[in-house]
This is a predicted structure of a 266-nucleotide part of an RNA (large-subunit ribosomal RNA, domain VI) from a Chloroflexota bacterium.
The prediction has a mean pLDDT of 89.
NCBI's taxonomy places the organism under Bacteria, Bacillati, Chloroflexota.

Context: one part of a larger RNA
Order: sequence, then C1' cells, then structure tokens
RNA sequence: CGCAGGAGAUUUGAGGGGAGCUGACCUUAGUACGAGAGGACCGGGUCGGACGGACCGCUAGUGUACCGGUUGUUCCGCCAGGAGCACCGCCGGGUAGCCAUGUCCGGAUGGGAUAAGCGCUGAAAGCAUCUAAGUGCGAAGCCCACCCCAAGAUGAGAUCUCCCACCGGGUCAACCGGGUAAGACCCCAGCGAGACCAGCUGGUUGAUAGGCCGCAGGUGUACGAGCGGCAACGCUUUGAGCUGAGCGGUACUAAUCGGUCGAGGG
Repeated sequence: CGCAGGAGAUUUGAGGGGAGCUGACCUUAGUACGAGAGGACCGGGUCGGACGGACCGCUAGUGUACCGGUUGUUCCGCCAGGAGCACCGCCGGGUAGCCAUGUCCGGAUGGGAUAAGCGCUGAAAGCAUCUAAGUGCGAAGCCCACCCCAAGAUGAGAUCUCCCACCGGGUCAACCGGGUAAGACCCCAGCGAGACCAGCUGGUUGAUAGGCCGCAGGUGUACGAGCGGCAACGCUUUGAGCUGAGCGGUACUAAUCGGUCGAGGG
C1' cells in the first nucleotide's frame, strides 16, 4: 500500500515445511523343515541405540551483583571489625535463569492409489495366456492420516462483536479540507518477548517495575557481649547473621498530565 466504510476478536486451510531410522532379547518353538548338524516364516511381548522436540521436579554443570573460609599488601588513628587490589586473589558451596550428561515424549496406527511380483475372468489365436476390454491383491516408497507455518491464497476467504454519519468548500457531483465514533498509536512502568522493530502485561477504576514486609531457597552458627583458657581458641546468646534474579502481599516510589491518528462506494 492492497484486500470496495472504519474497527476488535476468533478462525477455515489453498499451499508449504517437519517427521519417517534401527538392533537385541523372550515367546510362538527346539515347533514346521531336515538323516543329522542346524533351524524358521507368520503372530505376540520386553528392553535398547542413534536422531528429534519439550522441560528443569531429580542428577550434573554454569551462576564475576549470594554466603562462608583464607594468603599478601594498602587504607579506615590503634584493637576489634571492615574495605580496596592481587585471574571473581585463591579456595568451599550455591538461588533464579540458561542448560545435558538429567527427565518426559515422538517414529505409531489406519485408509487410498500403485511398483516389481502374484492372481481372477478372458479373447485376438475353438487350445493356452495376469491383458488386449474388464477385475483382485501387493512395498520402509507415493497421497492422506501425525506435528508446525499459513488468506499478499491480489483467487486477498469465513464467523462473532463494536462504531455510526458532524462541519466547511465544491459544477453541491466526483472530490478536497476539518472535527469526531468504535478503535489504534505516540508516551510511560515493564516482561518467562526481544539485535532494532515486533509481540505480550500494565498505566492510579493500578500490583507493571523498584522499595518494604512475609516466605522459600542458599550459605552455615554474624557483630557485640558473657563464661572458660596463660594463649591459640572454645562454649553460650544462635540454625544465628547475611542473602541477586524465586513465590506471595503491600500503593511507599515511578507508570503524572497529556498528544496524534482514525468511518461510506457502484
């Protein structure tokens, strides 16, 4: 920009993409078959591999705004307690998120038309012949079925719902300009959304983010003090203190106030 008014939702599916794999074992059955050695088809069941999708409860990672331990040094006047720097100084753990090595799921099943192949009926050619007319089966393959995208499918589809016709110009015609409706955008607070854009949730009639409060989770018993010990240190207060992203609550802070666009043809 289009989709013959303007909007908000929900959809149909033309078309396109993805997937499509495979092993072992048990049973049937030591059966059929075979002199024996050996050893099935068909059917039923179980467990895997690789591949793919999703997810983070478990396991394992990462986790430089979380907690602890610790070395050297500088500083906070000293002690105590801390901070900076040294690869996050080093080391031990670790929430959310992201994740695989972890977990769950997938290939199925069924139908249609076929290939090679196997047939039925059957002439040409009194026979024979699956083929010439006709007709039935038959593949991991083809078309559906499964999953995803999808009406720019310009062939622009469908359904539901909302808004309804104001002012000025004009040969009162096409049309032009303006103000509005439903609605949308700008702007702002943000996000499990994201390169930007987009998408989504909110914008005081409000829990959108921050703060605060509670909880979970993580660290692992803070500072100070008391007691014990010559001291290093220990015990008690104390599962303490601290705590990023998690869950819930709460308008304390910030989403204020506003602006722009936006409807009728043959």